[in-house]
Context: one part of a larger RNA
RNA sequence: GGCUUACGGUGGAUACCUAGGCACCCAGAGACGAAGAAGGGCGUAGCAAACGACGAAAUGCUUCGGGGAGUUGAAAGCAAGCAUAGAUCCGGAGAUUCCCAAAUAGGUCAAUCUUUCGAACUGCUGCUGAAUCCAUGGGCUGGCAAGAGACAACCUGGUGAACUGAAACAUCUUAGUAGCCAGAGGAAAAGAAAGCAAAAGCGAUUCCCGUAGUAGCGGCGAGCGAAAUGGGAGCAGCCUAAACCGUGAAAACGGGGUUGUGGGAGAGCAAUACCGGCGUCGUGCUGCUAGGCGAAGCAGUGGAGUGCUGCACCCUAGAUGGCUAGAGUCCAGUAGCCGAAAGCAUCACUAGCUUAUGCUCUGACCCGAGUAGCAUGGGACACGUGGAAUCCCGUGUGAAUCAGCAAGGACCACCUUGCAAGGCUAAAUACUUCUGGGUGACCGAUAGCGAAGUAGUACCGUGAGGGAAAGGUGAAAAGAACCCCCAUCGGGGAGUGAAAUAGAACAUGAAACCGUGAGCUCCCAAGCAGUGGGAGGAGAAAGUGAUCUCUGACCGCGUGCCUGUUGAAGAAUGAGCCGGCGACUCAUAGGCAGUGGCCUGGUUAAGGGAACAACCCACCGGAGCCGGAGCGAAAGCGAGUCUUCAUAGGGCGAUUGUCACUGCUUAUGGACCCGAACCUGGGUGAUCUAUCCAUGGCCAGGAUGAAGCUUAGAUGAAACUAAGUCGAGGUCCGAACCGACUGAUGUUGAAGAAUCAGCGGAUGAGUUGUGGUUAGGGGUGAAAUGCCACUCGAACCCAGAGCUAGCUGGUUCUCCCCGAAAUGCGUUGAGGCGCAGCAGUUGACUGUAUAUCUAGGGGUAAAGCACUGUUUCGGUGCGGGCUGCGCAAGCGGUACCAAACGGAGGCAAACUAUGAAUACUAGAUAUGACCCCAAAGUCGACCAGUGAGACGAUGGGGGAUAAGCUUCAUCGUCGAGAGGGAAACAGCCCGGAUCACCAGCUAAGGCCCCUAAAUGACCGCUCAGUGAUAAAGGAGGUGGGAGUGCAAAGACACCCAGGAGGUUUGCCUAGAAGCAGCCAUCCUUCAAAGAGUGCGUAGGAGCUCACUGAUCGAGCGCUCUUGCGCCGAAGAUGAACGGGGCUAAGCGGUCUGCCGAAGCUGUGGGAUGUCAAAAUGCAUCGGUAGGGGAGCGUUCCGCCUUAGAGGGAAGCAACCGCGAAAGCGGGGGUCGACGAAGCGGAAGCGAGAAUGUCGGCUUGAGUAACGCAAACAUUGGUGAGAAUCCAAUGCCCCGAAAACCUAAGGGUUCCUUCGCAAGGUUCGUCCACGGAGGGUGAGUCAGGGCCUAAGAUCAGGCCGAAAGGCGUAGUCGAUGGACAACAGGUGGAUAUUCCUGUACUACCCCUUGUUGGUACGGAGGGACGGAGGAGGCUAGGUUAGCCGAAAGAUGGUUAUCGGUUCAAGGAUGUAAGGUGACCCUGCUUUUUGAGGGUAAGAAGGGGUAGAGAAAAUGCCUCGAGCCGAUGUCUGAGUACGGGGCGCUACGACGCUGAAGUAGCCCAUGUCAUACUCCCAGGAAAAGCUCGAACGACCUUCAACAAGGGGUACCUGUACCCGAAACCGACACAGGUAGGUAGGUAGAGAAUACCUAGGGGCGC
Repeated sequence: GGCUUACGGUGGAUACCUAGGCACCCAGAGACGAAGAAGGGCGUAGCAAACGACGAAAUGCUUCGGGGAGUUGAAAGCAAGCAUAGAUCCGGAGAUUCCCAAAUAGGUCAAUCUUUCGAACUGCUGCUGAAUCCAUGGGCUGGCAAGAGACAACCUGGUGAACUGAAACAUCUUAGUAGCCAGAGGAAAAGAAAGCAAAAGCGAUUCCCGUAGUAGCGGCGAGCGAAAUGGGAGCAGCCUAAACCGUGAAAACGGGGUUGUGGGAGAGCAAUACCGGCGUCGUGCUGCUAGGCGAAGCAGUGGAGUGCUGCACCCUAGAUGGCUAGAGUCCAGUAGCCGAAAGCAUCACUAGCUUAUGCUCUGACCCGAGUAGCAUGGGACACGUGGAAUCCCGUGUGAAUCAGCAAGGACCACCUUGCAAGGCUAAAUACUUCUGGGUGACCGAUAGCGAAGUAGUACCGUGAGGGAAAGGUGAAAAGAACCCCCAUCGGGGAGUGAAAUAGAACAUGAAACCGUGAGCUCCCAAGCAGUGGGAGGAGAAAGUGAUCUCUGACCGCGUGCCUGUUGAAGAAUGAGCCGGCGACUCAUAGGCAGUGGCCUGGUUAAGGGAACAACCCACCGGAGCCGGAGCGAAAGCGAGUCUUCAUAGGGCGAUUGUCACUGCUUAUGGACCCGAACCUGGGUGAUCUAUCCAUGGCCAGGAUGAAGCUUAGAUGAAACUAAGUCGAGGUCCGAACCGACUGAUGUUGAAGAAUCAGCGGAUGAGUUGUGGUUAGGGGUGAAAUGCCACUCGAACCCAGAGCUAGCUGGUUCUCCCCGAAAUGCGUUGAGGCGCAGCAGUUGACUGUAUAUCUAGGGGUAAAGCACUGUUUCGGUGCGGGCUGCGCAAGCGGUACCAAACGGAGGCAAACUAUGAAUACUAGAUAUGACCCCAAAGUCGACCAGUGAGACGAUGGGGGAUAAGCUUCAUCGUCGAGAGGGAAACAGCCCGGAUCACCAGCUAAGGCCCCUAAAUGACCGCUCAGUGAUAAAGGAGGUGGGAGUGCAAAGACACCCAGGAGGUUUGCCUAGAAGCAGCCAUCCUUCAAAGAGUGCGUAGGAGCUCACUGAUCGAGCGCUCUUGCGCCGAAGAUGAACGGGGCUAAGCGGUCUGCCGAAGCUGUGGGAUGUCAAAAUGCAUCGGUAGGGGAGCGUUCCGCCUUAGAGGGAAGCAACCGCGAAAGCGGGGGUCGACGAAGCGGAAGCGAGAAUGUCGGCUUGAGUAACGCAAACAUUGGUGAGAAUCCAAUGCCCCGAAAACCUAAGGGUUCCUUCGCAAGGUUCGUCCACGGAGGGUGAGUCAGGGCCUAAGAUCAGGCCGAAAGGCGUAGUCGAUGGACAACAGGUGGAUAUUCCUGUACUACCCCUUGUUGGUACGGAGGGACGGAGGAGGCUAGGUUAGCCGAAAGAUGGUUAUCGGUUCAAGGAUGUAAGGUGACCCUGCUUUUUGAGGGUAAGAAGGGGUAGAGAAAAUGCCUCGAGCCGAUGUCUGAGUACGGGGCGCUACGACGCUGAAGUAGCCCAUGUCAUACUCCCAGGAAAAGCUCGAACGACCUUCAACAAGGGGUACCUGUACCCGAAACCGACACAGGUAGGUAGGUAGAGAAUACCUAGGGGCGC
């Protein structure tokens, strides 16, 4: 370490429970609101916060009733109270009811500000009375108080999609749906016939059943789809206009009148009364809003009794809930009975009001007009324009008047029915935010609402919006006194309790996962980890039977599961593990089957319906449906009918049901579950970013040197040239700032875009702050399809919506029987469908399948070449070519081509004068066609899957007679098939697994060992380890066969000898003599010998060979063929017999045995069929997709108030037993309250997989990392504990920041004290963490009470289906204008806020004096750009002086250090600079500007003409100054100030108090909104000033001046703010507007080092 076991931890499943939900029923109600709602904000308690209650009268007040002992919410505790003189509590009525919100005095960023204290606006009403008589507009600080807003669904109307379906899509469908908008009510809408019908009739509307999926509509596709009659629920009818009369000038009002067998009016006649309707005040009945009475049990047991045992009782009450376990008799209740001061509701009585006629006559009067109708364009009707009636709109046109009009599905006639163009109307019907009561074959904490706890909470998002998790101590806190370990936490005792392994992390307490103890086992052994066998070891009681449990040396066999595939161990998909949840359902309508009822055919639907009762049931209800007769287009006929001339023939018929339940299946619905990208509707977003608008800010420093001007030269004058001046520029260099070209790092980052080192622009088309505009079918875009909140070829959120998905994945218990397909046809079809084929189940019928024989037709293989083509060689040679002769005709030649014919030889899928084997068809016979058994076929019904196939064999096509290629045909196997063999190996060989067996026989294949069986027999072959990979090609390897030649007249081979002469043949040659080459290749001798086979020489020579003889003595050659071998033969692990190894254990042949499978047999068991059961016989039992059958289990329900259960239910886990399986049972343990079995019923009914979902727990792993390399170290302190906290000392870093202030944003983080669980990337005594307490002080700072910009909103107004849009006056709206305070001190935390001192502003009052004054209108003013340069100053700096400290033993002294400071306000007054009238010259329209000259002249004062309301302006006059920072004086010394002294709790406090000057440099600050230049020509309004004509007011007032006195609104103010507090999910290397700007060096705000100050980056 493994297996097992025991005990624990973790975790929170299971079972039990319910405090909360879900669904439905009955009844009520459908409220509210300007008398201020709904919904909120903020407060209220003696004691923090959230919840409930309440509202400054605040955890409540008054009163009338109820009730009767405790009480101050939940919610304990402490404190303090109330209460029998009646509290708390319950009910009725009343009072109070902050702020926001319709929000309504004005404003606004909801819960706030201002304030004259106001119902704003609309409406109604009244008054008034413009142009303009009436009227209208307008006005009213006249009146009333009707509307406004909210609200779940239901309802009516306006507007109105798309996904989707049609297998595409456009009419169509989805659908008048979703959404948006307006409005109303408890219901709404509709409604009392210009109706429906059909020769008969009905009599408003609405709803249900049914008609009926009918008639119809419809790319006649998908689909859409009535109505009348009939049965029910419920029932209810009325009022006006007009004619006529009356009043009145008229408008109008009163009477009259209201109908369709037409009525009314009019004329005439006649007759008079019941019923009904509406109902005030009051009274009464009943009911509701609080309540009251209400029977009957004890003992034992037990922690507790309601259980059990024993003995009782009540019931108009045995519903239910509670109480320490199952309660009629314990409690609350229940049945039954009773009850209201006050309020509400229904009903009854009731004053009063109100309603009505009949007949006759009469064409004259009336009977609803821009109407009906028509044309055209649309819509609604089931009805899509159709033949389209009917109804409703837009535009145009346009009737009739009862002798009339409309309708009856075009239209016309007749007939019938009704009377439009005015209105009202209950019930039956729809819904449930809400209140009360009740029910459940609904859920029980991953369920049920999202929510059983602070839930629409925490949290996320700018926003619209999205949206969780989380229940259980115990009967009772009896919640653990006390002791011990200990800093705590935690634990051990003690104690409580029935139980503490019920101890608050609390009932039960599974699994993953993590441990501890014990038994066996593991270090020479390789693999899905098991299974079959099995040695050894250990143990048990439930056992006395040799049983069981654990371990497992060694041996055999053995590549997970799922999906999806031709095919997966696959290196193809999915799963980290465990637990829970998680998918074929429901409704309606068809089809079939089974079961049942009836079959004098069956059956009801809606509805009605007593009995404790929403549902269920009995009963009623016969409308309707199916069946009972068919045929035909129909008339029609009818067991027939139609077609037809027909009787012929043919088609269709000649039948049997119906209702219910269950199962299967189909259709329509989300339709088995999960899954898009899209589309559409309505909203939310411009805090990011793009453009634009308004208003503000920023850009160190250095360089270059345009125009213009001046001067000089030059010219007649110019042009021009030069020097100077000047300071232009989408100029240059370069920081801040903005950007982003390169590289590296980073890439589970420090960072969802950065860092480091370089880089580009940096006065411009620059950059930036604040506020705003533009919105998705859109905006914006110096244009990249870029950007529009980390989202962009069309944002985000919600909704249609469970869109659709011919696509992928997943789809949960068992057993039994049968069992495919991967083919054909069609398809916008090819991975999908439909039909057929093949399966299953069931029914009817037939009698076959197979073999043999017989009889058939065929045109394939083969064969053949007559045909059709093709083809080789001869022969002959038509014709042609070439060529000779010839003038030509023509005649010849030819080794050229070559037709046709004939001879020989071939070829063919699209050749056939021939022609099989198989296959196919038919018949006969056989196999036992009675039974049995086996195997089929045909026709139906219901209902599947398949329609991707793979390899092997044979026959073919394509390809290369390639492919594990592709495509057909016929088979086989796999697929869906295990077993044996082929080492291993879907498709090959053998063979088809019902189960068991330690039985037997065989198949393929094997028999030396691994490894079961022959080291078997015989005959050969092979020597190559061939066997145990391969070709062309090669070889005296070797065996067999055939042929042929030589050979005792002596072969072949070795050895011996000869191998000669003419001749060196000739030619050629320098030479050529057999042997460089060419020609010729003869003759002679001989046993034989080539004018020469090879070597050789310069050429010869020489050696050989052929050939011959001798020797030897029997076979020797050659060719062909065949068996087995050899070479050819180079690859990446050794890897080409399965290994050892083998000379057979290789190869060929013959033979006999044996082994060998899940085959066959034997023995035993099970199941299926035959066959309803049993027995027996026979046969059968592999199986994916798929079909059929039979069962197990879970939850709930009925029988049921069941058996059982604290003497211990369910659950949990181990063990044992039973069953073929799903599963079932048992006793013991734990636990502590429920709960089996049986027979039936109903389902949210069975999980291992869905990159499922939620939770828990592992692995990786004690691994990476601990977030800038500015840096720490030592000592001391505190403490349980110190690298990290505090103190000291030293060192290091920043210093145009890493310092200080402030806007935004945040919101208590600030300060003090206590603490250390969690947070802090380590630690922690510390903290921006936790607890408690404290802290923000303003007339002057910022904002409001002032103003306006962009923009917003917008009375009236205009426009628009609605919502709403635009927009004037006005009102808001700062980033701008206006506007009054400084210095010092104090302090734990605030200070321009407190204190001291010194100021200023506004308003009020008083006194005095002067004057007429006032605004919203008018006028002035406020009032504005960019760049540039120079100057004067100041802040500041520096130096010196002065003072002090310190050092220095003395002395002398200064190389060191520090200080040398002060505001607003008031007064005074100035430099530089600016400004200051007029004339002349040149220029110019004028103004401006330049030069010169002159006092005609600025600020300020006085007077004044004309136009004008006046003033301003102008003119006259007096008057040389005026503006202007700094400065100076004052403020202001008892201030500040180093140091010293005292004291100290070391933090502080008191006293004293030196010097306090000058020079230089100098800003980006100031003079200065100045000046100069330039073109792009640079906000508004108020404060302020002036003034008083018109229209107004006051003059009882008002203004100004001086003096005195008084008064001072609201909000912010802490703290962080280049960051640990903001935006970035973090204590994050990023981002964040503005202000201050020291020293040395330097041009500089660069850079380097330092000061003040702050830090050393939380391992």